[in-house]
RNA sequence: GCGGGCGUAGUUCAUCGGUAGAACACGAGCUUCCCAAGCUUGAAAGGUGGGUUCGACUCCCAUCGCCCGCU
Numbered sequence: 001g002c003g004g005g006c007g008u009a010g011u012u013c014a015u016c017g018g019u020a021g022a023a024c025a026c027g028a029g030c031u032u033c034c035c036a037a038g039c040u041u042g043a044a045a046g047g048u049g050g051g052u053u054c055g056a057c058u059c060c061c062a063u064c065g066c067c068c069g070c071u
Stems, first nucleotide, its partner, number of pairs: 001070007010024004018054001026042005047063005
């Protein structure tokens, strides 16, 4: 330099055009003498910028980061 893959909550992963969901973690409450565990509940996310579309995490382009291959 060329090609490909990945980027979603604090973490690990789903979802793949129509309200983005779970687990763990975190906050609050219940339970307990206290802690832990358990139960209930809450907050929290689409790398960035454009384009297509009535509507984009999803499709297209560029760009950034990480990984792999080729040279």
This is a predicted structure of a 71-nucleotide RNA (transfer RNA) from a Bacillota bacterium. It matches the Rfam family "tRNA". The family's RNA type in Rfam is transfer RNA. Model confidence (mean pLDDT): 81 of 100.